Context: one part of a larger RNA
RNA sequence: GGACGAACGCUGGCGGCGUGCCUCAUACAUGCAAGUCGAGCGAAGGCCAUCUCUGGGUAACCAGAGUGAAGCACUGAGCGGCGAACGGGUGAGUAACACGUGACCAACCUGCCCUGGACUCUGGGAUAACCCCGGGAAACUGGAGCUAAUACCGGAUAAUCUCCCGCCACCACAUGGCGGCGGGAGGAAAGGUCCGCCGGUCUGGGAUGGGGUCGCGGCCUAUCAGCUAGUUGGUGGGGUAACGGCCCACCAAGGCUACGACGGGUAGCUGGCCUGAGAGGGUAACCAGCCACACUGGGACUGAGACACGGCCCAGACUCCUACGGGAGGCAGCAGUAGGGAAUAUUGCACAAUGGGCGAAAGCCUGAUGCAGCGACGCCGCGUGCGGGAUGAAGGCCCUUGGGUUGUAAACCGCUUUUGGCAGGGAAGAAGCGAAAGUGACGGUACCUGCAGAAUAAGCCCCGGCCAACUACGUGCCAGCAGCCGCGGUAAUACGUAGGGGGCGAGCGUUGUCC
Repeated sequence: GGACGAACGCUGGCGGCGUGCCUCAUACAUGCAAGUCGAGCGAAGGCCAUCUCUGGGUAACCAGAGUGAAGCACUGAGCGGCGAACGGGUGAGUAACACGUGACCAACCUGCCCUGGACUCUGGGAUAACCCCGGGAAACUGGAGCUAAUACCGGAUAAUCUCCCGCCACCACAUGGCGGCGGGAGGAAAGGUCCGCCGGUCUGGGAUGGGGUCGCGGCCUAUCAGCUAGUUGGUGGGGUAACGGCCCACCAAGGCUACGACGGGUAGCUGGCCUGAGAGGGUAACCAGCCACACUGGGACUGAGACACGGCCCAGACUCCUACGGGAGGCAGCAGUAGGGAAUAUUGCACAAUGGGCGAAAGCCUGAUGCAGCGACGCCGCGUGCGGGAUGAAGGCCCUUGGGUUGUAAACCGCUUUUGGCAGGGAAGAAGCGAAAGUGACGGUACCUGCAGAAUAAGCCCCGGCCAACUACGUGCCAGCAGCCGCGGUAAUACGUAGGGGGCGAGCGUUGUCC
């Protein structure tokens, strides 16, 4: 000098864009943050034809009560499907194939999506809801009975699918891969509808996402020098989507290490960011990629995908409810509270846009997101006026008492109106969706026009040298200053105050950290 997620002191007009718990991965009141589909399914409740009864009427019929098929629209719950593994948070752990980069898998998986092929035949038994009876304070739960499905289970059919065997060509060469032919075995499905479609099953390919392996690279410590029994390898097996000592039995005795094993400490890694001429050094906030975690520890279930933040089970600590038998909970989601701290925001608005989930769609949900609020925390822009104005007023300060300086500064005259104020107009963002009407949180915001009026707006640090800017008074090694050198003991340009001056300016200084 530059930089900062900063803090502190003094000061503070406006706007735009960013940014804001670095500490206790501490504990959390309250609300919200993941639902959706009635075009998968049955039932309940509502409307309602008919029928029955009662009353009136000669009758047609009218009124009331009950019943309530098909159908219709709706509501909350239930079965079922998809989603809930994304999105959002945090950095505890991790020195590791965690990350970065390059390569490999002839050892792998992939819901939804795209593209092609072949199909969608035929049966069955349940169960929730509901109703009845019970247990419990509650959370919840037991028994009996009824019912449906795109829920569940059989049977059939079937390929270029899977597995096995044989032959051939090619590739790889370590087991093998790929293609063709032949034989054997195995294995599918679901319907809905507004009749336009929407689905379902098996399978080839693609795309996307993931899993695995290896080379190389990036911290400190030798006051850590030896480490290792599933340890290193083999055979066989189990397990997995898949290779593998991943796991197991047996066999062999190996494997790593001064190019630092093992141990200890510290730490998420990276694109980047800061600095620097560069080499390098530092750093990992915001944004983006990957990883890890979700009260602590362990475990699996479901599923295409999890060992699953707002799922389950067990154990533990803590908090809450209880009728003492037993239950409930997990903000490192968005706000917010307490605590900690030098220190870090609103219990806001909206799904209008973008994106996501579900749905045929309308649409619903979305603290993702878009916006608004708060903070000079940062960067950038703008303003606090402009011109004239000397007898150089008054006041202040200095003085050699002549004057000098503050100083065109003020007053005064003329002008302008940014910002702020008031009034009028007033968006784009809307592509879309909807039959149409219509549909913007921001927001009566930005922006435009008009009105009045210099009106509403300047401070902070420094002035001994480094380093730009000097005098007076006070003080008297005191009080104090100080980044280094050093100032202060009676004339202090170094302390304090004032005048003047210098620097920067809605900021200016100080402290901390990095280059």